[in-house]
Source information: Model confidence (mean pLDDT): 84 of 100. This is a predicted structure of a 100-nucleotide RNA (SAM riboswitch aptamer (S box leader)) from Cyclobacteriaceae bacterium HetDA_MAG_MS6.
């Protein structure tokens, strides 16, 4: 890097440094100098693995070590189908664990 699965409507801040865009892409539509976004320390949340604890197993709890996250439903929609639409199924995207 790539494949495969399972998951995305809940949740989650704060100071520095720094400077103008940011929010996968493309169309909206939002955030943004009352400094976003990024990056550094704290913190916090709990998706998946971890450990406890319980079961036949299994969901639910707890906890927070390894990844992750802490603006809006993954912000909407659209990457193909089906429908008159409205939808729905996927599809993209992220995330996580296991194989190459």
């Nucleotide at each position: 890097a790539a494949u495969u699965u399972a998951u995305a409507g809940a949740g989650a801040a704060g100071c520095g440094u720094a400077c103008a865009g940011a929010g996968a892409c493309a169309g909206g539509c939002u955030c943004g100098u009352u400094g976003a976004c990024a990056c550094g320390c704290u913190a916090g949340c709990a998706a998946c693995c971890u450990g406890a604890a319980u079961c036949a197993a299994g969901a639910a709890u707890c906890a927070a070590g390894g990844u992750g996250c802490u603006a809006a439903u993954u912000c909407c929609u659209g990457a193909a189908c089906u429908g008159a639409g409205a939808a729905g199924u996927g599809a993209a995207u992220a995330u996580a664990a296991a194989u190459u």
Of the family's consensus pairs, 94% are formed in the model.